[in-house]
Parts: sequence; structure tokens; C1' cells
RNA sequence: CCCCUCGUAGCUCAAUGGAUAGAGCACAGGUUUCCUAAACCUGGGACACAGGUUCAACUCCUGUCGAGGGGA
Repeated sequence: CCCCUCGUAGCUCAAUGGAUAGAGCACAGGUUUCCUAAACCUGGGACACAGGUUCAACUCCUGUCGAGGGGA
């Protein structure tokens, strides 16, 4: 310098053009218990950034940034 893959919640991942972006664990509060644990209920929290296409974008396109891999 060139090519490929990826970037979503504190962590691990879904959502592959259409609805209020979901799940598990974690965290906070509550019920229960003499206390703890377990169980159950409730809650907070995220689309890397910018532009474009589209009636509609996490999703498609371009660029930037970052992570990983390959080639020279």
C1' cells in the first nucleotide's frame, strides 16, 4: 500500500429493508425468608461517526475511525 470480515445494553449475541431494536447473564428496586442463597415481579441501559439511496435503513451504498485476518 491492497483485499476480506466485524463494530448493537456492563458482557455474550439476535434482528439479513417495514411495527414501540430484543434475549441470556450482570446491575438497581421489590415479594418471599430470622438472615443469606434460590425463585418470582418490576425497572434503567445500546444501533462507532458522517453523508447518500428509499415511502421506510441496525440492515443497502460511500467515506472516516476502531478491532481482527490475509497478501505484497
The RNA shown here (transfer RNA) has 72 nucleotides and comes from Patescibacteria group bacterium UBA6816. Lineage of the source: Bacteria > Bacteria candidate phyla.